[in-house]
RNA sequence: UGAAGAGUAGCCACGGCGCGUAAAGUGUUGCGAAACGGGACGUUGUUCGCAAACGAAAGGGCAGAACGCAAGCCCUGCGGUGCCGCGGCGCGUCCGCUCG
Numbered sequence: 001u002g003a004a005g006a007g008u009a010g011c012c013a014c015g016g017c018g019c020g021u022a023a024a025g026u027g028u029u030g031c032g033a034a035a036c037g038g039g040a041c042g043u044u045g046u047u048c049g050c051a052a053a054c055g056a057a058a059g060g061g062c063a064g065a066a067c068g069c070a071a072g073c074c075c076u077g078c079g080g081u082g083c084c085g086c087g088g089c090g091c092g093u094c095c096g097c098u099c100g
Stems, first nucleotide, its partner, number of pairs: 001100002004098002010089003014085005019079003028052007038095005058076005
């Protein structure tokens, strides 16, 4: 010096394994807090706590002396469901790093 590159939090798709389906979870709103490219400021998004409102999709089979069942097991669904893996995406300014 350069239309150069990499990396965060996290988001999405797919796969695997779970959880729930007797409703936890997810989502929404308010308040508070935390972490968040290596540094500074900041943005977006995320997480946690409390409070509030809202709110769901089940069906079949096995087993059971018999009847019933949401003891249990299996199959198929369902849930803005959890974790893991893999792939894709993923910082604005300045400095730093890498490359030329």